C1' cells in the first nucleotide's frame, strides 16, 4: 500500500433481478394466578455505518470515506 467480506430497532438475523423495513428474543400493558413463572392477545421502538450520485423511486445500483475482520504484497 492491495483485495474481499460484514456493519439494518436494545441483542442476533431476514430482507440482492430498486417500488418504500421484517421475524425471534428483550421491554411494555392487559388477560389468567391468592401471588410468581409459564401460556394467550396487544403496543412502541429502527430509516438501513456517514457523505454524494443515478432514478419517478434505492438497504437494494455507483462514488468517496469511517470501523471491525480476512488475505496478500513492499520497505527496513
Nucleotide at each position: 500500500g492491495c483485495u474481499g467480506c460484514u456493519g439494518u430497532g436494545g441483542c442476533a438475523c431476514a430482507g440482492u433481478a430498486g417500488g418504500u423495513a421484517g421475524c425471534g428474543c428483550a421491554a411494555c400493558g392487559c388477560c389468567u394466578u391468592g401471588g410468581u413463572a409459564a401460556g394467550g392477545c396487544g403496543u412502541a421502538g429502527g430509516u438501513c455505518g456517514g457523505c454524494g450520485g443515478u432514478u419517478c423511486a434505492a438497504g437494494u445500483c455507483c462514488g468517496c470515506u469511517c470501523a471491525g475482520c480476512a488475505g496478500c504484497u513492499c520497505c527496513a

The RNA shown here (transfer RNA) has 76 nucleotides and comes from Congzhengia minquanensis. The prediction has a mean pLDDT of 81. It matches the Rfam family "tRNA". The family's RNA type in Rfam is transfer RNA. The same sequence occurs in records of 3 taxa.